[in-house]
Molecule: RNase P RNA; transfer RNA
Organism: rhizosphere metagenome
RNA sequence: GUUCGUUAGAUGAUCGCUUGGAGCACCGUUAGGUCUACAAGAGGAAAGUCCGGGCAGCAUAGGACAUGACAGUCGUUAACGGCGACCAGGGGAAACCCUAGGGAAAGUGCCACAGAAACGAAACCGCCUUGGGGCAACCUAAGGUAAGGGUGAAAGGAGUGGGGUAAGAGCCCACAGCUGCGUGCGGUGACGUACGGAGGAGGUAAACCCUGUCAGCUGCAAGGAGAUCUACAGUAAAGGAUGGUCCGUCCGUAGGUCGUUACCCGCUCGAUCUGGUAGGCAACUACUAGACUAGAUAGAUGAUCAUCCACGACAGAACCCGGCUUACCGACGGGC
RNA sequence: GCUGGUGUAGCUCAGGGGUAGAGCAGCGGUUUUGUAAACCGCCGGUCGCAAGUUCGAAUCUUGUCACCAGCU
Numbered sequence: 001g002u003u004c005g006u007u008a009g010a011u012g013a014u015c016g017c018u019u020g021g022a023g024c025a026c027c028g029u030u031a032g033g034u035c036u037a038c039a040a041g042a043g044g045a046a047a048g049u050c051c052g053g054g055c056a057g058c059a060u061a062g063g064a065c066a067u068g069a070c071a072g073u074c075g076u077u078a079a080c081g082g083c084g085a086c087c088a089g090g091g092g093a094a095a096c097c098c099u100a101g102g103g104a105a106a107g108u109g110c111c112a113c114a115g116a117a118a119c120g121a122a123a124c125c126g127c128c129u130u131g132g133g134g135c136a137a138c139c140u141a142a143g144g145u146a147a148g149g150g151u152g153a154a155a156g157g158a159g160u161g162g163g164g165u166a167a168g169a170g171c172c173c174a175c176a177g178c179u180g181c182g183u184g185c186g187g188u189g190a191c192g193u194a195c196g197g198a199g200g201a202g203g204u205a206a207a208c209c210c211u212g213u214c215a216g217c218u219g220c221a222a223g224g225a226g227a228u229c230u231a232c233a234g235u236a237a238a239g240g241a242u243g244g245u246c247c248g249u250c251c252g253u254a255g256g257u258c259g260u261u262a263c264c265c266g267c268u269c270g271a272u273c274u275g276g277u278a279g280g281c282a283a284c285u286a287c288u289a290g291a292c293u294a295g296a297u298a299g300a301u302g303a304u305c306a307u308c309c310a311c312g313a314c315a316g317a318a319c320c321c322g323g324c325u326u327a328c329c330g331a332c333g334g335g336c
Numbered sequence: 337g338c339u340g341g342u343g344u345a346g347c348u349c350a351g352g353g354g355u356a357g358a359g360c361a362g363c364g365g366u367u368u369u370g371u372a373a374a375c376c377g378c379c380g381g382u383c384g385c386a387a388g389u390u391c392g393a394a395u396c397u398u399g400u401c402a403c404c405a406g407c408u
């Protein structure tokens, strides 16, 4: 210098707060409440709500279009736009790091200003040929020329040398290089490598679009209660569930009776955590032993004192997990 | 807690890849005895912030910050 990981003040005392089960305790008809002691009590990001999944309701979520997201290959996973390994390109002296990394050879659009011309090319200067004028320098008309100059982010996009020509030009040739194609070899593959033969293609897809893959909608403020009787109608239409649209599927309308509500359930035992063994480069997986580790509903996790040190950052659960991103005083350990 | 939206001049808003505008406000002038109105001119911007794509970004993409609205 680079990379990976661990940790997030410590100990003790006192007073509080939330939850849990307990008590020959107290109050209460019950539901429950009070008191007592015991046990447990925020994070690596609990954050942003950016992705993915579980769960719940609507059909057991089904078809098409629209819309949106993603984009090298192989793996991993419940799933992913995540992660791992590799490939290609780029940066670095190196360790190592970065990449929105399909298609511009399907089509359309755009490329301001400057410049002659901005993509079916084009003669401003220059160079060359011919005609006219002029003693000459040069002027002028027609044509050829994309090698040189100038403009611009970018000038038809093929570099060097030779030939060629009035002057020039991949116009021709040799070598080098680029992009497809074919064959052989290596690799699961992206791809690499060797040989052969072909081609002349500006940029932009974080412009429309094309190709491929995926996605039904709503979020715990989801959701947890409907049953039955009578009257009318009869599988058609209309309307509703239903959400961007269409299809499909399901549902008749009106009145009465009973039930129901909210300090409750969902709510925390779960793709959970810790250790070991085995497989794998790794992400990860399998087996085995052990652990239970917040669950509030106006919302708890705090305050004071003492001692010590490196003098303590960013910040706090609200249905739950896997990631990503962002914030962060420092301390410690390992690899290169 | 969940969902959606907006940040451009002092204020209210346009602009949706080519170098930023309108109305009101402010300042100066003309007019008037003076003021208002009217007319002429001027000032005023890191387009919330930081990266990226592109020749070029207020505009496209990503991250972040602030504000607003809806849902018991």
Base pairs, nucleotide, nucleotide: 001336002335003334004333005332006331007330009308010307011306012305013304014303015302017041018040019039020038022036023035025034026033027032043314047325048324050323051322052321053320054319055219056218057217058216062247063246064245065244067215068214069213070212071211072086073085074084075083076082087101088099089098090097091096102210103209107208108207109204110203111202124149125148126145127144128143129142130141131140132139133138159175160174161173162172163171178199179198181196182195183194184193185192186191223265224264226258227257228256229255230254231253232252239251240250241249272291273290274289275288276287277286278285279284309312337407338406339405340404341403342402343401346360347359348358349357354391362378363377364376365375366374384400385399386398387397388396